[in-house]
The prediction has a mean pLDDT of 77. This is a predicted complex of two RNAs, RNase P RNA and transfer RNA, with 429 nucleotides together. It holds a member of the Rfam family "Bacterial RNase P class A".

RNA sequence: AAGGGCGGGUAGAUGGUUGCGGGAGGUGCUCGCAAGGGCCCUCACGAGGAAAGUCCGGGCACCAUAGGGCAGGGUGGUGGCUAACGGCCACCGUUCGCAAGGAUAGGGAAAGUGCCACAGAGAAUAGACCGCCUCGUCGCUUGCGGCGCGGUAAGGGUGAAACGGUGGUGUAAGAGACCACCGCGGGCGAUGGUGACAUCCCCGGCACGGCAAACCCCACCCGGUGAAAGGCCUCAAAUGGAGGUUGGGGCGGCCCGUCCCUCACCUCCGGGUUGGCCGUUUAACGAGUCGGGCAACCGACCCGGUAGACAAAUAACCAUCCAAGACAGAACCCGGCUUAUCGCCCGCCCUUGGCC
RNA sequence: UCCCCGGUAGCUCAAUUGGUAGAGCGUCCGGCUGUUAACCGGCAGGUUGUUGGUUCGAGUCCAACCCGGGGAG
Numbered sequence: 001a002a003g004g005g006c007g008g009g010u011a012g013a014u015g016g017u018u019g020c021g022g023g024a025g026g027u028g029c030u031c032g033c034a035a036g037g038g039c040c041c042u043c044a045c046g047a048g049g050a051a052a053g054u055c056c057g058g059g060c061a062c063c064a065u066a067g068g069g070c071a072g073g074g075u076g077g078u079g080g081c082u083a084a085c086g087g088c089c090a091c092c093g094u095u096c097g098c099a100a101g102g103a104u105a106g107g108g109a110a111a112g113u114g115c116c117a118c119a120g121a122g123a124a125u126a127g128a129c130c131g132c133c134u135c136g137u138c139g140c141u142u143g144c145g146g147c148g149c150g151g152u153a154a155g156g157g158u159g160a161a162a163c164g165g166u167g168g169u170g171u172a173a174g175a176g177a178c179c180a181c182c183g184c185g186g187g188c189g190a191u192g193g194u195g196a197c198a199u200c201c202c203c204g205g206c207a208c209g210g211c212a213a214a215c216c217c218c219a220c221c222c223g224g225u226g227a228a229a230g231g232c233c234u235c236a237a238a239u240g241g242a243g244g245u246u247g248g249g250g251c252g253g254c255c256c257g258u259c260c261c262u263c264a265c266c267u268c269c270g271g272g273u274u275g276g277c278c279g280u281u282u283a284a285c286g287a288g289u290c291g292g293g294c295a296a297c298c299g300a301c302c303c304g305g306u307a308g309a310c311a312a313a314u315a316a317c318c319a320u321c322c323a324a325g326a327c328a329g330a331a332c333c334c335g336g337c338u339u340a341u342c343g344c345c346c347g348c349c350c351u352u353g354g355c356c
Numbered sequence: 357u358c359c360c361c362g363g364u365a366g367c368u369c370a371a372u373u374g375g376u377a378g379a380g381c382g383u384c385c386g387g388c389u390g391u392u393a394a395c396c397g398g399c400a401g402g403u404u405g406u407u408g409g410u411u412c413g414a415g416u417c418c419a420a421c422c423c424g425g426g427g428a429g
Stems, first nucleotide, its partner, number of pairs: 001352010012321007020046002023043004028039004048327001052338002055336005060226004067256004072222005077091005092106001093104004107217002112215002114211003129156002131152003135148006164182006183206001184204004189200004230278004240269006247261004285304002288301005322325001357428007366381004375412001384398004405421005
């Protein structure tokens, strides 16, 4: 210098004018007996890294304090972190890359069932099409061809996959038939590690194809409904009518158990209300320093206080500058994942080439 | 705010336990007819919403996203 890998930050800036939202203050004006309300003035504050998709997990609330079993759903290497998780960190195995690094739904196929199209001789207690070989027989060109009984699985061929691989011994030809190495399987074997696992040793000629994001088995986890949850105050109407159940409801797919009610409960029709406050924003919150830990993360100290609406504010215009501004808008709150995103900046690392 | 279902040819729909994506209507071409319709025969037309994964193999199984429809209140 070129190419590449990983991680982090930022999300137009400054000034002015006018508006909107909730809040604080005011010896301002005004309504009201009062509590309090309305208007005005001043002050500071007012979307995000994803506020999104609603895909996971939790807090909180009610249903019983959330019970037992079946069914159903989810997760799936090991160890850790966490309120919890399908998230994160570290490590192991496999795999891709020259490398930095990336990917990984990664338990069980020797519990059982099922599937493996087409092609192919044979597709899971394997199989013989071509080929190779002994023997018999026929022909003659005398070492080749045809036919037949057999042997064989080295070689060819089919396929995504053919029942270990390479080399040798052996044989009529061959074959784990035998041997060496590799692979595979087994071993409360040894050493290291918390562990997944790794290395070594011993045994076995090999017995066990693939698919569980097919059913299934194993281990672990999961009760339901969601801020319109729910609580309080105020106000209104007809304790209305019809039908159904004897048991009904909390309780949801089912059973058990338990609690409540039986003046009960369910469905439909009809009537009424269309107000206020809380929950609600201090949050498992954020920044910094120090300490522990490889890290995720944890602890201590100190500082900050940061939207809170309920038809729903966060906007419009002007000036200057530059790299010319992307995706996009809170609605109970958090932790993640995933997806969208114009650009710009920073850090660490790898490969190749050049120069010193 | 929350929940459910669907996407296959121009239109309406199929596709069994994962194994060559089909049918009807329509378009086009030909026949029949004096002509048109009806009728008869034939052809074309598909990245199965998109992207990735599992598998030898995906419309089908899994994940993420896009679009459409419906429901509760």